Context: one part of a larger RNA
RNA sequence: CUGGGCGUAAAGCGUGCGCAGGCGGUUCGACAAGUCUGAUGUGAAAUCCCCGGGCUCAACCUGGGAACUGCGUUGGAAACUGUCGGGCUAGAGUGUAGAAGAGGGGGGUAGAAUUCCACGUGUAGCAGUGAAAUGCGUAGAGAUGUGGAGGAAUACCGAUGGCGAAGGCAGCCCCCUGGGCUAACACUGACGCUCAUGCACGAAAGCGUGGGGAGCAAACAGGAUUAGAUACCCUGGUAGUCCACGCCAUAAACGAUGAGGACUAGACGUUGGAGGGGUAAGCCUUUCAGUGUCGUAGCUAACGCGCUAAGUCCUCCGCCUGGGGAGUACGGCCGCAAGGUUGAAACUC
Numbered sequence: 001c002u003g004g005g006c007g008u009a010a011a012g013c014g015u016g017c018g019c020a021g022g023c024g025g026u027u028c029g030a031c032a033a034g035u036c037u038g039a040u041g042u043g044a045a046a047u048c049c050c051c052g053g054g055c056u057c058a059a060c061c062u063g064g065g066a067a068c069u070g071c072g073u074u075g076g077a078a079a080c081u082g083u084c085g086g087g088c089u090a091g092a093g094u095g096u097a098g099a100a101g102a103g104g105g106g107g108g109u110a111g112a113a114u115u116c117c118a119c120g121u122g123u124a125g126c127a128g129u130g131a132a133a134u135g136c137g138u139a140g141a142g143a144u145g146u147g148g149a150g151g152a153a154u155a156c157c158g159a160u161g162g163c164g165a166a167g168g169c170a171g172c173c174c175c176c177u178g179g180g181c182u183a184a185c186a187c188u189g190a191c192g193c194u195c196a197u198g199c200a201c202g203a204a205a206g207c208g209u210g211g212g213g214a215g216c217a218a219a220c221a222g223g224a225u226u227a228g229a230u231a232c233c234c235u236g237g238u239a240g241u242c243c244a245c246g247c248c249a250u251a252a253a254c255g256a257u258g259a260g261g262a263c264u265a266g267a268c269g270u271u272g273g274a275g276g277g278g279u280a281a282g283c284c285u286u287u288c289a290g291u292g293u294c295g296u297a298g299c300u301a302a303c304g305c306g307c308u309a310a311g312u313c314c315u316c317c318g319c320c321u322g323g324g325g326a327g328u329a330c331g332g333c334c335g336c337a338a339g340g341u342u343g344a345a346a347c348u349c
Base pairs, nucleotide, nucleotide: 004320005319006318007303008302012317014201015200016199017198021194022193023192025088026087027086028085029084030083031082033081034080035077036076037075038074039073040072041071042070049065050064051063052062053061054060091191092188093187094186095185096183097182098181103177104176105175106174107173108172109171110154115149116148117147118146119145120144121143125136126135162169163168206247207246208245209244210243211242215241216240220236221235222234223233258316259315260314261313262312263311266294267293268292269291270290271289272288273287274286275285276284277283298305299304322349323348324347331342332341333340334339
């Protein structure tokens, strides 16, 4: 490199957008670059192959032929690819009408609870555990009542539910805003798919500056446990968790399953639409888009997957090639740093 692979054995980039590149619906015409075909020139000799000849044979030498799968020139063909031009509507998109949604950003607001503060009532305990102790409390705690402060998160509804490209998104109201879905018609007329480099987004933790700080809680301190206990348990408690702006760019970023398209039994749910039938309503039935469970054929090493494929095919990208060394070293790029990314070898089994 080829072949073979990528749910769990090594292997799908965390996700999207997208230039170049690759691939691309249907029909008519033109051209003839690719493609096919004829002729011709060339493709040195030797070598290789075939038929002969010469050294007693062979190696070797030698005659002829073939071959040299190629390139140039020229005549022709027009199915396919391509280019140009014209057309089409089944792909893609736009308009109109509708319904759903924790999709995103900003602002406002509500109630429950925890904590704290003030005051009232009230008295000896509270808290905590396997049991305790540290801790809090006669300077009046805990309990209870009233008032207040502040931060964070939104019980029930709630789902096997919905939305989003992924990360993710949940009280309620308002403003701004993205996407998908359905129905019928109209319009554009291949405008498409994928995508190296690139760009953007990207949980948590962490970093910078400034705020904020109720609860929780790395570090830390104390009390226990224990042979010890730098832990598990308990009492405290700082970063952090929250907000604004700017970084970081990683996760078992998982469906461990790249994206798009076509085709291939059924059954039972569920969400959002739409059509038809019946009805007081529930309902029945059909269909589109999503989301689940089981399952046929088929696939799979098995487990299992099974119209949401891991089935049967097409297009494009990414990735794998024994274990360890090692996602390490060195170098490059990025970062304030932490580190990220790209990514070996010796050696060893």
Predicted 3D model of a 349-nucleotide part of an RNA (small-subunit ribosomal RNA, central domain) from an uncultured bacterium. The prediction has a mean pLDDT of 90. RNAcentral holds the full RNA, with entries from ENA and Greengenes.